[in-house]
Molecule: c-di-GMP-I riboswitch aptamer
Organism: Fictibacillus phosphorivorans
């Protein structure tokens, strides 16, 4: 530094769901409580997918991201421990 994640060590994080004079049209975000898990489930919306449709635009009832999701994938990017 590079590759791996087995048997340790020290620990992180937090799914559903609840709950809220909270933000937001909505998706969803965040604040407590609570683990389902997870070796990057630490960060970022870069590429794909998913999800919602305010505004707009159309009345063939619908379209559509600029909105969200990084614990969907995949990319980048910084990292504890341990072995090689």
């Nucleotide at each position: 530094u590079u590759c791996a994640g087995a048997c340790a060590a020290g620990g992180g994080c937090a799914a559903a769901c609840a709950u809220u004079c909270u933000c937001g049209a909505a998706a969803g975000a965040a604040a407590u409580g609570g683990a389902c898990g997870c070796a990057a489930a630490g960060c970022c919306a870069c590429g794909g997918g998913u999800c919602u449709a305010a505004a707009g635009c159309a009345u063939a009832c619908g379209c559509c991201a600029u909105g969200a999701u990084c614990g969907c994938c995949g990319g980048g990017u910084u990292a504890c421990c341990u072995g090689a």